[in-house]
RNA sequence: CCCGACAAAGGCAAACCCACCGUGAGGUGGGGGCGCAAAGCCACGGGUCUGCGAGAAUCAUCCCCCCUCUCGCAGAUGGCCGGGCUGCCGAAG
Numbered sequence: 001c002c003c004g005a006c007a008a009a010g011g012c013a014a015a016c017c018c019a020c021c022g023u024g025a026g027g028u029g030g031g032g033g034c035g036c037a038a039a040g041c042c043a044c045g046g047g048u049c050u051g052c053g054a055g056a057a058u059c060a061u062c063c064c065c066c067c068u069c070u071c072g073c074a075g076a077u078g079g080c081c082g083g084g085c086u087g088c089c090g091a092a093g
Stems, first nucleotide, its partner, number of pairs: 002093001003090002011036002016031006034079001040085003044082003047077010
């Protein structure tokens, strides 16, 4: 350095509940623990999600709207994946 123990010291904190912020995805704090060897930090690439705009399709007689899909822009998600940076311990190999 790679690696990751029925090791040691610890750490983080899912769902859900409450309060607050946000149009929303979601975020913050408290409670709570499903789990995590980076579940520490970073939106660079991809995925997913949200909002807005445009286009398409559908359609009752027609139009619009809703739903669905596509694209663009802005955002969210690091506990979706990849990547970058940093970090505790030291079994077996």